């Protein structure tokens, strides 16, 4: 020098002109009250395309895939049914999230992947081929029968039939009953031995998940992201939750209901429980809270492999409601294309790009999508010495 | 914002205990029928089961993740 892993930080800058939202002051204009005959002042709530000041998107503000704060459901107990998670242990408010490991698979390697509990509790499926996919014999091999057949150097040997045995060997499949040597046997087979590999107990270490060494047995497939079994977990709704006010409508019409409607979501029990409750039809598309200080950020110290915790210190003004951050221009910066100059390291003009993308209670993760530039460990191959 | 549910031939829809090649209807092409056209009747093309990944021996089906499309929904008495 080249090729890669893993973390992490930014994601235009800056000056001048226009223009948007939000708060504050100021001014201008209505509106109520109060002292008044008015002016006029005071007070209190508005409006405004006037002015100043000051704030004014994100790492994902996004899919809405999880988790939780908050709020209401007559406080959410209780069994079923249903959903969700599934290797161990620990973090946190919580999680399908995160941190260390453990077992597995991919990489030469930094590294990175994984729903990774149970198939002897039980059901069912495994098309197609294949003899057989669960309990099986097609082809072979073996071995016994036959008053079968044919040969005829005849206690025999080929065939053909029947019966038994064999999972060793051929051949179908994705998969075929543990592989390999040898022993044994009519031919075979964990039927025996030796080596490997898989399970179960048992010992030893580990909090465990699991390793690692002895024994005993061989018990024989795969799908649980089929159904299920075990262990844990879950009440429902959502800020259009929800509360107060203003205005305006025909408190019209049906129907249900203490023989319990409704809250309540599949269901039953259990609580609460009445002028309630649905259906149509009517009217309003206003105003204000909720509404931004919160499980926050950054620094320093302490535990802790680590997520995190714990203590101090310090910093912090988005909040619309058709939905505000934007546009022009100059100069810097980061890439491209043509030209010109060169002492080939550059340098200078013109031109043209610079992304995904827009809060909407709120916060913590996941995930996706991003032009690009920076750090910082690491690893492999190659030259030098 | 929040909550659901859908993507299978140009259009309409079907299809599941996962199984070999996915299918009506209607449309499109070609022949025939007709003097010619409709309309009949025969034939044929035509599909990344929306993308991508996984689970399986096998995926339109199961899981998970993306896009894309569509439906509710507020107050008052």
């Nucleotide at each position: 020098g080249g090729a890669g892993c893993a973390g992490g930080u930014c994601g235009g800058g800056u000056a001048g002109c226009c223009g948007c939202g939000g708060g504050c002051g100021c001014g201008c204009c209505g509106c109520g009250c109060g002292u008044g005959c008015a002016c006029a002042c005071g007070c209190g709530g508005g409006g405004c395309g006037g002015c100043g000041c000051u704030c004014g998107a994100g790492g994902a503000a996004a899919g809405u895939c999880c988790g939780g704060g908050c709020u209401c459901c007559g406080c959410a107990g209780g069994g079923c049914a249903g959903g969700g998670u599934g290797c161990u242990g620990g973090g946190u408010a919580a999680u399908u999230c995160c941190c260390a490991g453990c077992g597995g698979g991919g990489g030469c390697g930094a590294c990175c992947c994984c729903a990774g509990g149970g198939a002897u509790a039980g059901u069912g499926c495994c098309a197609c081929a294949g003899a057989a996919a669960c309990a099986u014999a097609c082809c072979g091999c073996u071995c016994c029968g036959g008053c079968g057949u044919c040969u005829g150097u005849c206690u025999g040997g080929a065939c053909c039939c029947g019966g038994a045995g064999u999972a060793a060997g051929g051949g179908u499949g994705a998969a075929a009953u543990g592989g390999c040597c040898g022993g044994g046997u009519a031919a075979g087979a964990g039927c025996c031995g030796g080596c490997c590999g898989g399970c179960c107990g048992c010992c030893u270490g580990g909090c465990g998940a699991c390793a690692g060494g002895g024994u005993g047995g061989c018990c024989g497939g795969g799908c649980a992201a089929a159904c299920c079994c075990c262990a844990c977990c879950c009440g429902g709704a959502g800020c259009a939750a929800g509360g107060c006010c203003a205005g305006g409508u025909a408190g019209g019409g049906g129907g249900a209901g203490a023989u319990g409607a409704g809250g309540u979501g599949g269901c039953c029990c259990g609580c609460c429980g009445a002028c309630u409750c649905c259906c149509c039809g009517g009217g309003u598309a206003g105003g204000c809270c909720g509404c931004a200080u919160c499980a926050g950020g950054c620094c320093c110290g302490a535990g802790g492999c680590g997520a995190c915790u714990c203590g101090g210190g310090u910093c912090g003004u988005a909040g619309a409601g058709a939905g505000a951050u934007g546009g022009c221009u100059g100069c810097c910066c980061c890439g491209g294309a043509c030209c010109g100059c060169u002492u080939c390291g550059g340098u200078g003009g013109u031109c043209u790009g610079g992304a995904c993308a827009g809060a909407a209670c709120c916060c913590g993760g996941c995930u996706u999508a991003c032009a690009g530039a920076c750090c910082u460990g690491c690893u492999c191959c190659g030259c030098u010495a | 914002g929040g909550g659901c549910g859908g993507c299978u031939a140009g259009c309409u829809c079907a299809g599941u205990u996962g199984g070999u090649u996915a299918g009506a209807g209607u449309g499109c092409c070609u022949g025939c029928u007709c003097g010619a056209c409709a309309u009949g009747c025969a034939g044929g093309a035509g599909g990344u089961c929306a993308c991508a990944g996984g689970u399986u021996c096998g995926a339109u089906u199961c899981c998970c993740g993306u896009g894309c499309c569509g439906c509710c929904c507020a107050c008052c008495a």